[in-house]
Context: one part of a larger RNA
RNA sequence: CACCGCCCGUCACGUCAUGGAAGUCGGCAACACUUGAAGUCGCUGGGCCAACCCUUAGGGGGGGCAGGCGCCGAGAGUGGGGUCUGUGACUGGGACGAAGUCGUAACAAGGUAGCUGUACCGGAAGGUGCGGCUGGAUCACCUCCUU
Numbered sequence: 001c002a003c004c005g006c007c008c009g010u011c012a013c014g015u016c017a018u019g020g021a022a023g024u025c026g027g028c029a030a031c032a033c034u035u036g037a038a039g040u041c042g043c044u045g046g047g048c049c050a051a052c053c054c055u056u057a058g059g060g061g062g063g064g065c066a067g068g069c070g071c072c073g074a075g076a077g078u079g080g081g082g083u084c085u086g087u088g089a090c091u092g093g094g095a096c097g098a099a100g101u102c103g104u105a106a107c108a109a110g111g112u113a114g115c116u117g118u119a120c121c122g123g124a125a126g127g128u129g130c131g132g133c134u135g136g137a138u139c140a141c142c143u144c145c146u147u
Base pairs, nucleotide, nucleotide: 003110005107008103009102011100013097014096015095016094018092019091020090023087024086026084027083028082031079032078033077034076035075039072041070042069043068044067047065048064049063052061053060054059113134114133115132116131117130118129119128120127121126
């Protein structure tokens, strides 16, 4: 580059990240139940034993050992949840991208002033109703102030 201006949204194409989603692969820490090694401890100990005590020399007592039972217990299994990261048909909008499509909503009273809350409606910008604002142009009138 100054209205042959500016500019809005849908749609189409491409790239990127992202939300939802039947699910699905896995991680993590717990919980409930089942099972439960070693070992300590407790109870038991009818089997076994050199030391200590008694002995009529046979044995008895005391103490201990094996064994049995129990508490705790690493780990293992089962179950329903929690949480996190991937992945997921399909789906939602978003950002960006010289020269795509449809219209023209906004900017000059942008050709219905605009904006706004809300409701309804419409390919899209948007339209309409009700209420609010002036950050509305123009014309006329009124009040006040200054000269």

A computed fold for a 147-nucleotide part of an RNA from a Chloroflexota bacterium, annotated as small-subunit ribosomal RNA, 3' minor domain. The prediction has a mean pLDDT of 81.